[in-house]
RNA sequence: AGCUUAUCAAGAAAGACCGAGGGAAGGGCCCGUUGACGUCUUAGCAACCUGUAGAAAGAAGGUGCUAACUCCCGUUCCGGAAACGCCGGAAAAAGAUGAGCC
Repeated sequence: AGCUUAUCAAGAAAGACCGAGGGAAGGGCCCGUUGACGUCUUAGCAACCUGUAGAAAGAAGGUGCUAACUCCCGUUCCGGAAACGCCGGAAAAAGAUGAGCC
């Protein structure tokens, strides 16, 4: 890298370093020199694995996460409407994370 499966409306930031892009390709809309993104430290959230006989969730551990619903849309279907463009809903695809497999 690939396959299977579960979840994705809630929750949780400070400091140090760095220095220009970042939020998935595109469109939109945002974040960013009042320092984003990233790295490290500390703290926190949460409860996937998991420990505590069991259980609740938390003494310990493996991940994960801590702007915006996966930031929104894109594809299909359904409903409203005269209408492909608008509004609402349901799926799919893609993605993220965990666990398992190869």

SAM riboswitch aptamer (S box leader) from Litoribacter ruber, 102 nucleotides, folded computationally.
It matches the Rfam family "SAM riboswitch aptamer (S box leader)". From the family's description: The SAM riboswitch is found upstream of a number of genes which code for proteins involved in methionine or cysteine biosynthesis in Gram-positive bacteria.
The sequence was found by an Rfam model in a public genome assembly.
The prediction has a mean pLDDT of 79.